The RNA shown here (Guanidine-I riboswitch aptamer) has 97 nucleotides and comes from Oceanobacillus luteolus. The coordinates come from a structure-prediction model, not an experiment, and the mean pLDDT is 87.
[in-house]
RNA sequence: UAAAAGGUUUUCUAGGGUUCCGCAAUUUUACGUUGGCCUGGUCCAAGGGAAAACCCACAGCAUUGCUGUGACACGGACGGAUAAAAGCCUAGGAGAU
Numbered sequence: 001u002a003a004a005a006g007g008u009u010u011u012c013u014a015g016g017g018u019u020c021c022g023c024a025a026u027u028u029u030a031c032g033u034u035g036g037c038c039u040g041g042u043c044c045a046a047g048g049g050a051a052a053a054c055c056c057a058c059a060g061c062a063u064u065g066c067u068g069u070g071a072c073a074c075g076g077a078c079g080g081a082u083a084a085a086a087g088c089c090u091a092g093g094a095g096a097u
Stems, first nucleotide, its partner, number of pairs: 006055007015044002020041002022038001023035004027030001056070006072092001074095001079089002
């Protein structure tokens, strides 16, 4: 200096905001207005959080399959999307050791 770190999907959680529902307030009671500094439901959601399935690689075996292993992982910000925001994306980035 460069590369590599198994991959994908599903369900969920930490967390997130406010399009919809609900709740609350309000009023000219309307397909109304306002509120996320409203507990919540829908919704978004982790490389470094959880569980599962399938696939991949390597090794072994009693071989058209079975078993095992797949470690480690400190980490900003600007910016981006969506209704909006976030441990989402940027990003196993910049940087640090």